Source information
A computed fold for a 159-nucleotide RNA from a mouse gut metagenome, annotated as Lysine riboswitch aptamer. Model confidence (mean pLDDT): 80 of 100. Of the family's consensus pairs, 98% are formed in the model.
């Protein structure tokens, strides 16, 4: 240096019944109102928007006990591009989803607080702080303690 096997533990990811979303959006009927674009620009008035009553009545994304499958850079995030969705009619911006690229970042989960996403106090993501934990290096008063590093790591075997 390469190949193969393996370890960390409230370990990681996929799928799924189902719940939530929601009696919401939409659509239909009736009624009352608004000078008229709410991130930006523009179009429209035979248009558009808001509210109430009756009827109809979802879905994407997010979650998911248990189970099951695949795993241990598992995977997640960031960013660029493409496509799709959403946002009052169109376009743009924003946001969300998916795919591909980039060793740009993260050893791992937990707790706290802040910020972001989200319908949400669920849940997820990021920075920071805390203790814990696996691993390696170094030091020491060596059944251990302390300090430091990062998965581009560590252990075993083989070449």
């Nucleotide at each position: 240096u390469g190949a193969u096997a393996g370890a960390g533990g409230c370990g990681c990811g996929g799928c799924u019944a189902g719940a939530u979303g929601a009696g919401u959006a939409u659509c239909c009927g009736g009624g009352a109102g608004g000078g008229c674009a709410a991130g930006g620009a523009c179009a429209a008035c035979c248009g558009c928007c808001u509210c109430c009553c009756g009827g109809u009545g979802a879905a994407g994304g997010g979650c998911g006990a248990g189970g099951u499958c695949g795993c241990c850079g598992a995977a997640g995030g960031g960013u660029g591009c493409a496509c799709g969705g959403u946002c009052a009619g169109u376009c743009c911006a924003g946001c969300c989803g998916u795919g591909c690229g980039c060793g740009c970042c993260u050893g791992g989960g937990c707790c706290g607080g802040c910020g972001g996403g989200a319908a949400a106090c669920a849940c997820c993501c990021g920075g920071c702080g805390g203790a814990c934990u696996g691993u390696c290096a170094c030091a020491c008063c060596c059944u251990g303690u302390g300090u430091g590093g990062a998965g581009c790591g560590c252990u075993a075997u083989c070449a």